[in-house]
Annotation: Large-subunit ribosomal RNA, half A from an Actinomycetota bacterium, 1716 nucleotides, folded computationally. Taxonomically the source falls in Actinomycetota (Bacteria, Bacillati). It matches the Rfam family "Bacterial large subunit ribosomal RNA". The sequence was found in a public genome assembly.
Context: one part of a larger RNA
């Protein structure tokens, strides 16, 4: 270290539970708000915080009811203190109070804050101050006023007159209105009038009482449901869209105006001669009475077989009365009676009573039964009782009778709702006639053009709406009936109201669920829209369980604590607040066996040894050694693959649901019929037949009909007829829906963002120091005058050098960083187109951009957030239990198609048919391939012969000759062809017949698929190079989807097709020496190369075999001995050339033989040798051809080209033979399943005989398991579920028993319903490993001693040492928000430790008339009464009102605290107001004083540069003061050290800078004494502004040092307090000079009048008043960067030496030593 067993830790699965959710049913209610809502902020308790309640009357107050003994809400106890039988707490009803914000409403505003006017009240001597009320805007109404312009109107004022405003889940009406998507692209179209936005209303909304439908029959407002019907239609006639009438139901309800006409009132016109008039007649009387128009009011009137008015006629309860008077008539009015109706429309208000009901309650039966078990009984056993109550919950386990309740009764002072009655309110004359008069909705109907809505896309397009332009009729009229016209029919527009049936549910009450049960169910069971993230819109978690009861462990021990050990409680503590059960990953401990020469997808088979158990037997653990053996998944032709995915474990995680949708099958009901829908209903019954399907077809249709169409036809042919459907339930598949799950990039809508960044606007700030020396000017020189020149002065510049500041060119580092862009060293700009702070503006197809497609919050070729939305995805990935049967394809055609699809092919299932299939043989047929051939078509070589042509010769030319030139046709010979064939197989295909085979053969119909990427190999070909593990076809095979044996290993090759078992047998391919089963087999050859056990051209006396042809006993071949000569050094050439540089020639002689020479050699000779010959020897020796096996050619990275050892008459190779081995093949034995046939049986099934059982995509069949429901039946504290083991069972999914743990539920059978099965999705969530005790611990100096402490490198103190010092010091804006101070603590945070801390706990701390802001002002910009514009929302903007970064504006020094100070204290001041005193002045116009919201002035402004005067500050000190006097040579000295300070205010008024007075005047919107303008005078003093200095403030404060001590403190005393020098960027100064780019506004302030007016003023003194907010701390460890982060962050002060300097270096004050 491995395996096993046991036992722990970690962790939080599983089981059980539920306070919380989800979905519904029924009823209610659909609010609220200026009497201040919704929603919040802040408060409120005796005691911190959160929730709940409440509001300064604050977990509550009052009254009325209910109710009864305890109570002061919850987390969450405790302490303290109270209340209550005189009725508390609690519950219900009605009141009171109700801070601040918010429509928010006095004004403002950064919501919860600031700040007013007026009236009244309180308070003060008075001001200041406090309280209550009221004051927004718009509209309407009323009223008072009132322009241009007389009346009037517009406009304005007032009102304690009314209304609106805001909020609200869905539903509703309207305005405006997308895109993704679908159409496999896309534009009409679709999505869709959807989403979003906006306006408005109600409990519902909308619609609504026909200018309607219909069809020659009729209906009778609207709305909703079913149906009609996926019909008629519309439609790139594509995708899709899609009615209506009619029928059946729900519910039912109808009305009012305008007009004609009459009357009255008001106004206008007209109008008199009393001529019109006053109901009529007569008489009198009156008289701008009449007529007409307009407006208002009352009556009248409201419809289509037209109606009404007017006119005519007729009928009529009672009484009273009438308007110029009387009489008569007529008409009207009122009252009574009678009748009718009514509070939602048709008119409208209130009261009383009754009933029912809601908002609290209350009564309510029956075992405190017995026994055993147990911690506990409700479970078990025994025995009772109740029941209009056996719903449910609780109680120590499971309760009708214990508790709360339940069934059933009872009940309300107060408030609400419904309903009834009464009071009450309102109305009431009809009929007939007349067709003559009047009325019946006008810029309307309608038309044209352009759009939109209607199912209807411009179409033949009716109908409805209307932007523009035209423009009727008037009942003898008008509209409609789908262009239009006629007839006919239906209706009466251009005015209005109207319940119910219908839609929805933020909310209340009750109940229900084959809904969830803590990764589920809401995001949220718990302090959840919380923590946290983001500038913002917005996004958005995790987290339940002790026990019956806290009985929550007294006491002891160890320890600083945390924690633990005893003891105790409890049924249980392995139930101990990290708490029920407590799985797995992961981490330990103990024991048994094994392991240190061994190569391992880790198992499996065999197996020695050891150990254990109840040791004869059997089982368990371990496993030396051997055989075989390359994970899973996905995607693929093909993966061990080094192609994908997974670290591991646990939980979650994907074909669902809807539709009277379509179709097929199965089952069931009824059947020529079947069935209802909505709805009703005493509600699983039943009713309801509207409708649908079927019962008849054919035809384009009219139409006819068992037929019909075509046709001239009675022909022929097509389609039909000779009958089965329909309704449910389930399953398969399809359609429409997100449609199996996850996944885009994108598109569109509405919003949120310019605290980053870009540009712009307004207002502020910043730039050490050094250099250069433009214009202008002055002087000189020069000129007629100039110009030009020289010197000086001057101080310009997108000038130069260089810090701060800004930038980012190079390089190095960093790259899981110190940092999501930095650091080191250099670099660029640095008075400018510069940098920067604060406030503001521009917004997404938009901005901004010195332009890079840059930037717009770490995001940019179109930001971010939410929504449409589960967009779409022909693409990738994933898709969860088992067994049985069959089983593909990678092809064709078409395709904006090629990795997608459709149809066919191939698979499966059901039904039908019944050998139709396949094979062999025979007899026929068919054909043009292989081959072959050259007869055709072409190609092509040689020869012949020969037209034609070329060259040459000839020629004036024509002829002619010639030719080793080209060459048609022809002849001979020899050839070639996929697109040649005079020929022509094998195989193939096919007809008929016979035979064999009867099988998962064939064919037909229907349901369901998958497949359309194929691979290699043999054969025949095309492409390529007769290359490819290449590519494309054809035809077989295998793989794919196929295991087994062989080929060492191996998809595709050879053999062979795996149902299971067997320590049986036989074979195939291939093998038989060993690894390693079987022959060291037999016979005969070959090979010598380890050839075998890679390879070519080419090469070679390798060797075997077969031939061929020479020489050879007359002596060959080889070897040895000898010769190899002469003419001649042949000739030529040459310097020479003699056999042998070269050229030509190559004769002759002697011989056995010998070349005018085969090589070597020499300068040339020489020399050696060969050919040739003789001898010795003695038998074969050469040449050539074919062939078997070998050799060389032959160089790569592991030995690595037999699988290794090794093999040589073989273990190589060839021929032949015999055995054997060898597979999941075949056989044998046993078993299982499927299927066919026969038999038996009612069936289940049994039996006999055949056949079959590899399998991916895929089809079919049968089962297991999970959760819940119903029925029946069981188990459980004597121990359920879960969990951990174990035993045997089943073919599998699985099931069961036993034991431990656990401590309350569970199971079976039969049906049913599904959130029903996980290992993979770079899945989601949680836990835990590995890497690994590894990287790292974030710029930098510490050492020592002492202290506290359990403990000290880091804390505290001290001494040395070191670092910063234009900062690492000090102040301050923003921002943060308690981090500040003191005292405790050490769990976590702190990159280590910690006694320490910016941590934690407790307590404390911020003091203002003058500082900053408000009660003052305005800039950019914002808002904005009226107004203008715009579908709405809204945009712009006047008056106004906000808005600092600017203007205005009164306090200084010292001291003091643990923590604050210009704030407290001391001292000394100043500002505003009030009052008093003092003084002055005025008092009715000879007027004191005040004085504008008006006029004027001022406020009031740029850049750069120079000079002057001061001061701050520094330095020195011979001067003054105090202290010191030497551990080592000197040091009482010209020695050393330290110090020598001070405000505002007040007084003085210096350097310096500014002109002033009078008169006139037409401008300054009125006025002006002011300003402006003009004229004149004086410029001397005076006056105004003004740093500093001096004096005072100050007999003060400070001050080196000293005294004192308990260790420091606290406290006390206290000298000198001068001179010189240097010197600013500060002050004078908003100065001056110069330049061009020409450089805020308003208020305060001064002045002028208009005006007001009787008391007023201040140069004085005294007293009083003076509000709100901020104020701690940090300026980097407290801000922005996720961090105690090497980054970033505006402004001010800024000492010394050296230096030009704020560079740089070293120091002071001061601060640090940076958390291993």
């Nucleotide at each position: 270290g491995g395996c096993a067993u046991a036992u722990g830790g970690u962790g939080g699965a599983u089981g059980c539970c539920u306070u919380g959710g989800c979905g519904g049913u029924a009823g209610g209610a659909g609010c609220c708000u200026a009497u201040g809502a919704a929603g919040g902020a802040c408060g409120u308790g005796g005691u911190a915080g959160g929730c709940u309640g409440c509001g300064a009357a604050a977990a509550g107050c009052u009254c009325c009811g209910g109710g009864u003994a305890g109570u002061c809400g919850c987390c969450g106890a405790a302490c303290a203190g109270a209340c209550g039988u005189a009725g508390a707490u609690c519950c219900g009803g009605a009141g009171a109070u109700u801070u601040c914000c918010g429509a928010a409403u006095g004004g403002g505003g950064a919501a919860a804050c600031c700040u007013a006017a007026c009236a009244c009240g309180g308070g003060u001597a008075a001001u200041g101050c406090c309280g209550u009320g009221c004051u927004a805007u718009c509209u309407u109404u009323g009223u008072c006023u009132g322009a241009a312009c007389a009346c009037a109107u517009a406009g304005g004022g007032c009102a304690a007159a009314a209304g609106a405003g805001g909020a609200c889940a869905a539903c509703c009406g309207g305005g405006c209105g997308a895109a993704c998507u679908g159409a496999a692209a896309c534009a009409u179209c679709u999505a869709a009038g959807u989403a979003a936005c906006c306006c408005g209303a109600g409990g519902a909304a909308a619609a609504g009482a026909a200018a309607g439908c219909a069809a020659c029959c009729g209906c009778g407002a609207u709305u909703u449901c079913c149906u009609u019907a996926g019909u008629a239609g519309c439609g790139g006639c594509g995708a899709g869209c899609g009615a209506a009438a009619g029928g059946g139901a729900a519910u039912c309800a109808g009305c009012c105006c305008a007009a004609a006409c009459c009357u009255g009132c008001a106004g206008g016109g007209u109008g008199u001669u009393a001529a019109a008039g006053a109901c009529c007649a007569c008489a009198g009387u009156c008289g701008u009475u009449g007529c007409u128009c307009u407006g208002c009011a009352g009556g009248g009137g409201u419809u289509g077989u037209a109606g009404g008015a007017g006119c005519c006629a007729u009928u009529g309860g009672g009484c009273a009365u009438u308007g110029c008077u009387g009489u008569g008539g007529g008409a009207g009015u009122g009252c009574c009676a009678g009748g009718a109706a009514g509070u939602u429309a048709c008119a409208a208000a209130a009261c009383a009573g009754g009933u029912u009901u809601c908002u609290a309650a209350u009564c309510g039966a029956a075992g405190c039964a017995g026994g055993a078990u147990g911690g506990a009984a409700a479970g078990c056993c025994u025995u009772g009782c109740c029941a209009c109550a056996g719903a449910a919950g609780g109680u120590g386990a499971a309760a009708g009778c214990c508790c709360u309740g339940u069934a059933g009764g009872u009940g309300a002072a107060a408030g609400g709702a419904a309903u009834c009655u009464g009071u009450c309110u309102u109305c009431c004359a009809g009929u007939g006639g007349u067709u003559u008069u009047c009325c019946u909705g006008a810029g309307u109907a309608c038309g044209a053009c352009g759009g939109g809505a209607c199912a209807c896309g411009a179409g033949g397009a009716a109908u409805c709406c209307u932007g523009u332009c035209g423009g009727a009729a008037u009942c003898u009229a008008c509209g409609g009936g789908g262009a239009c016209c006629a007839c006919c029919c239906c209706g009466u527009a251009a005015g209005g109201c109207u319940a119910a049936a219908u839609a929805c549910u933020c909310c209340c009450u009750a109940c229900c669920g084959a809904c969830c049960g803590a990764u589920a169910g809401u995001g949220a069971a718990c302090u959840a829209g919380u923590a946290c993230c983001g500038u913002g819109a917005g996004g958005g978690a995790a987290a339940g369980g002790u026990g019956a009861a806290a009985a929550g462990u007294a006491c002891c021990c160890c320890g600083g604590g945390a924690g633990g050990g005893g003891a105790g409680u409890g049924a249980a503590a392995u139930a101990g607040u990290a708490c029920c059960u407590g799985a797995a990953a992961c981490c330990g401990u103990a024991u048994g066996c094994c392991u240190a020469c061994a190569a391992u997808c880790a198992g499996u088979c065999a197996g020695a040894g050891g150990g254990a158990g109840u040791u004869u037997a059997c089982u368990c653990c371990u496993g030396a050694u051997g055989g075989c053996g390359u994970g899973c998944u996905u995607u693929u032709u093909g993966u061990a693959g080094a192609a994908u995915g997974a670290a591991c474990c646990g939980g979650c995680g994907a074909g669902u649901u809807a539709c009277u949708g379509a179709u097929a099958c199965a089952c069931a009901g009824c059947a020529a019929g079947g069935u209802u829908a909505a709805g009703g209903g005493g509600a699983a019954a039943c009713c309801g037949g509207a409708g649908c399907c079927g019962u008849a077809g054919c035809g384009a249709a009219a139409g006819c009909g068992a037929g019909u169409c075509u046709g001239a036809a009675a022909a022929g042919g097509g389609c039909g007829c000779u009958u089965a459907g329909u309704u449910g339930u389930g399953u398969g598949u399809c359609g429409u829906a997100a449609a199996c799950c996850c996944g885009a990039a994108a598109c569109c809508g509405a919003g949120u963002g310019a605290g980053c960044u870009a540009c712009c606007c307004a207002u502020g700030g910043g730039c050490a120091g050094g250099g250069u020396g433009a214009a202008g000017c002055g002087a000189g020189a020069g000129u007629a005058a100039g110009a030009c020149c020289u010197c000086g002065u001057g101080g310009a510049g997108g000038c130069c050098c260089g810090a701060a500041c800004c930038c980012a060119c190079u390089u190095c580092g960093g790259u899981u960083g110190a940092a999501a862009a930095c650091g080191g060293a250099g670099g660029g700009g640095a008075u400018g187109a510069c940098c920067u702070g604060u406030g503001g503006g521009u917004a997404g197809g938009g901005g901004u951009g010195a332009a890079a497609g840059g930037c717009c919050a770490a995001u940019c070729a179109a930001a971010c957030u939410c929504g449409g939305g589960a967009a779409u995805a022909g693409c990738u990935g994933g898709u969860u239990c088992u067994c049985c049967c069959c089983g593909a394809a990678a092809u064709a055609g078409c395709u904006u198609u090629a990795g997608g699809g459709c149809u066919a092919g191939c698979c499966u299932c059901a039904g039908g048919u019944g050998u139709u299939u396949a094979g062999u043989u025979g007899u026929g047929g068919u054909g043009g391939u292989a081959g072959a051939g050259c007869a055709c078509u072409g190609a092509a070589u040689g020869a012949g012969a020969u037209a034609g042509g070329g060259g040459c010769c000839u020629u004036c030319a024509c002829c002619g000759g010639u030719u080793a030139c080209c060459a048609a046709a022809c002849u001979c010979a020899a050839u070639c062809a996929a697109a040649c064939u005079c020929c022509g197989a094998a195989u193939g295909c096919u007809a008929c017949a016979a035979c064999u085979u009867u099988a998962g053969a064939g064919c037909c119909u229907g349901g369901g698929a998958g497949u359309c990427a194929g691979a290699c190999u043999g054969u025949g070909g095309g492409g390529g190079a007769u290359a490819a593990g290449c590519u494309c076809c054809a035809u077989g095979g295998u793989c794919g989807a196929g295991a087994g044996g062989g080929a060492a290993a191996a998809a595709g090759c050879c053999c062979a097709g795996a149902c299971c078992g067997u320590c049986g047998g036989c074979u195939a391919a291939g093998g038989u020496c060993c690894c390693a089963a079987a022959a060291u087999g037999c016979a005969g050859g070959c090979u010598a190369a380890g050839u075998g056990g890679u390879a070519a051209a080419g090469g070679a006396u390798g060797u075997g075999g077969a031939a061929u042809u020479g020489c050879u006993c007359a002596g060959a071949c080889a070897a040895c001995c000898a010769g190899g000569a002469u003419g001649u050094u042949g000739g030529c050439u040459u310097a020479g050339a003699a056999g042998c540089a070269g050229c030509a020639a190559c004769c002759a002689u002697u011989c056995a033989a010998a070349g005018a020479g085969u090589g070597c050699g020499u300068a040339a000779c020489a020399g050696c040798u060969c050919a040739c010959u003789g001898g010795u020897c003695a038998a074969g020796u050469g040449u050539u051809u074919c062939u078997g096996c070998g050799c060389c050619a032959a160089a790569a990275a592991u030995u690595a080209g037999c699988g290794g050892g090794g093999c040589u008459c073989a273990a190589g190779u060839c021929u032949g033979c015999u055995a054997c081995c060898g597979a999941a093949g075949c056989c044998a034995c046993g078993g299982g399943c499927c299927u066919c046939g026969g038999g038996a049986g009612a069936a289940a099934u049994c039996u006999c005989g055949g056949g079959g059982c590899g399998g991916u995509a895929g089809g079919g069949g049968a089962g297991c398991g999970u959760u819940c429901u119903c029925u029946u039946g069981a188990g459980a504290g004597u121990g359920a579920a879960g969990u951990c083991g174990u035993a045997g069972c089943g073919u599998a999914a699985g099931a069961u028993g036993c034991g431990g743990u656990g401590g309350a539920c569970u199971c079976a059978a039969g049906a049913g319903a599904a959130g029903u099965g996980a290992g993979a999705a770079u899945g989601c969530c949680g836990g835990u490993a590995u890497g690994a005790g590894u990287a790292g611990c974030g710029a930098a100096a510490g050492a020592c001693g002492g202290g506290c402490g359990a403990g000290a490198a880091a804390c505290c103190c001290g001494u040395c040492c070191g670092c910063c010092g234009a900062a690492u010091a000090c102040c301050c804006a923003a921002g943060g928000u308690u981090u500040c101070c003191u005292g405790g603590g050490g769990a976590a945070g702190g990159u280590u430790a910690a006694u320490c801390c910016g941590c934690u706990c407790a307590g404390g701390g911020u003091u203002a008339g003058u500082c900053g802001g408000g009660a003052c002002c305005u800039a950019a910009g914002g808002c904005g009464a009226g107004g203008c514009c715009g579908a709405a929302a809204g945009g712009c903007g006047u008056a106004g009102u906000c808005g600092a970064u600017g203007g205005a504006u009164a306090a200084c020094a010292g001291g003091u605290u643990u923590a604050u100070a210009u704030u407290c204290c001391u001292g000394u001041a100043c500002c505003a107001c009030c009052a008093g005193c003092a003084c002055a002045u005025g008092c009715u116009a000879u007027g004191a004083g005040c004085g504008a919201u008006g006029g004027g002035g001022u406020g009031a402004c740029g850049g750069a540069g120079c000079a002057g005067g001061g001061u701050a500050g520094g330095u020195c000190a011979a001067c003054c003061g105090u202290g010191g006097c030497g551990u080592u040579g000197g040091u009482u000295g010209u020695c050393c050290a330290c110090g020598g300070a001070c405000a505002a205010g007040c007084g003085u008024g210096u350097a310096g800078g500014g002109g002033u007075c009078a008169c006139g005047u037409a401008g300054g919107a009125a006025a002006a004494u002011c300003c402006g303008c003009g004229u004149g005078g004086c410029a001397a003093c005076a006056c105004c502004c003004g740093a500093g200095g001096c004096g005072u403030g100050a007999u003060g404060u400070c001050g080196a040092g000293c005294c004192g001590c308990u260790u420091u403190u606290a406290g006390g005393c206290g000298a000198a307090g001068u001179g010189a020098u240097u010197g600013a960027a500060c002050c004078c100064a908003u100065u001056c000079u110069u330049c061009c780019u020409a450089g805020a506004a308003a208020a305060a302030c001064c002045u002028c009048u208009a005006g007001c007016c009787a008391g007023u003023g201040u140069a004085g003194c005294u007293g009083g008043u003076g509000c709100c907010c901020g104020u701690a701390c940090c300026a980097a460890a407290a801000c922005c960067g996720a961090c105690a982060c090497a980054g970033g962050u505006a402004g001010g002060u800024g000492g010394g030496u050296a230096g030009a300097g704020a560079a740089u270096a070293c120091c002071a004050a001061g601060g640090c030593g940076a958390u291993c």